A computed fold for a 244-nucleotide part of an RNA from a soil metagenome, annotated as large-subunit ribosomal RNA, domain VI. The RNAcentral record of the full RNA draws on MGnify. The coordinates come from a structure-prediction model, not an experiment, and the mean pLDDT is 83. Its Rfam family is "Bacterial large subunit ribosomal RNA".

Context: one part of a larger RNA
This record gives sequence, structure tokens and C1' cells, in this order.
RNA sequence: UGUUUGAUGUCUGAGAGGAAGGAAGUCAUAGUACGAGAGGAACUGGCUUUCGAGGCCUCUGGUUUACCGGUUGUCUGAUAAGGCAGGCCGGGCAGCUACGCCUUGAUGGAUAAGUACUGAAAGCAUCUAAGUACGAAGCCAUCCCCGAAAAGAGACAUCUUAGAACUCCUGAAUAACACAGGCUUGAUGGAACUGGUGUGUAAGUGCCAAGGCAACGAGGCAUUCAGCAUGCAGUCCCCAAUCG
Repeated sequence: UGUUUGAUGUCUGAGAGGAAGGAAGUCAUAGUACGAGAGGAACUGGCUUUCGAGGCCUCUGGUUUACCGGUUGUCUGAUAAGGCAGGCCGGGCAGCUACGCCUUGAUGGAUAAGUACUGAAAGCAUCUAAGUACGAAGCCAUCCCCGAAAAGAGACAUCUUAGAACUCCUGAAUAACACAGGCUUGAUGGAACUGGUGUGUAAGUGCCAAGGCAACGAGGCAUUCAGCAUGCAGUCCCCAAUCG
């Protein structure tokens, strides 16, 4: 761009891709069939493990230059609070992850080699010539992903004669583009607050404190499950999504 009004949603499935499964152990079958005995299976079903594949983050582990705390050197006159060296160290939510968790089947059809039935040519015989039946992890389906541009360009439902995009606020979406959501008839993002979560008990003040003539004093206790932070959830139109 087309599919001949334009949208939204749900489908069909021509066609296309896939390896999505492989192996082992063990239990039952069974001390059975078989065999004089000694020995000793299988079809089938269940469970487990391992490799591969797909998905996920509740748990466990890792990471976590958002964050909290301790501490070294140096600088900001000192305290406090900070800068720099990812300084070093102890933790750590979300996210991302594996070492973690979940799933990973049976069946049908047509056949190959092969096995057969009936059966002539060729009074017999013969699986084949006519006809008929079985038969593989392989083939075609079943299974998973894609797939109305399948020009035979599909179907259904609802709405409808205007819709779509840019700009703007954003996102568990993202290289650009795209995708998804929102735009005052609003909880889309921010701020604030509440809850949860992380760290681990802030500053200031009071008391204690080895020692010291005193000044001072590392540190401890209380105020304090504090303070700080928050990529999470919610509340709320305070701010920005105005107008065009």
C1' cells in the first nucleotide's frame, strides 16, 4: 500500500518451523516362562537419576557503583554533617539470575526391510501377477511456536460514518523504531502521607567511665524496634500530563 466506510475484540487455519526429547538405574511382572538341575528372562506398568529443551523467582544461593551501618587515610577551622580513594569491611529489598523451582505423554494412519493368507500364469508349487493382513526410535498426524498479502486477500460479535498520528505524562516494553498505559469525565509520573521492606538503635541531652592535681577522657547505658533510606503497595488532584 492492498483486501473498497472506519474501528475494537474473538477466531478459522492454507502454509511454514521444531529434536523436544535421549539415556540409565530400580521396583512389580518373577525366582514366573524356560530348564533334569545349575541357573534364569521378556512384553507391560510405576518411580528415580542424568543430559537436552521450555518457563519462572515462592524457597535456597549469587549479584545488588539504589540503600543502611562500622572503620582507614586525607580535606572542608572543631563538633555535627560530608567530599575523594567502587578505600576496606558487615548486611541487603526490587530487578537480573542458577547452584534454586515447575513441565517435559500416549495414541492413530500409511509404509521400509521382513513375516504371512488366498492364488493363478505353469492341473503341482509359489507372499504377487488380481486381491488381503501385519510390520520400525524412521514418514504423516496428534503436541509446541508462527501464520488473512491464503489476490480464492476468510469468519463471527459489537459500535459506527471518522479515524489515526504528532506533541505531552509514563512503563515489569525498549539500541532507533516498535509495543503497552494515561492525558482533568484523570491515580499516568512526581511530591506528601500510610503500610511493608532494608539497615540496626541517629543527633542532642542526661548519667556512668579506666586514669588524671585539674583540664580532659576511648567507651558504655537511657531517651530509641531509634534515625536514615525505599526502583514495592495503597491513599490523596498538591505539581506536571493545559490549551491547541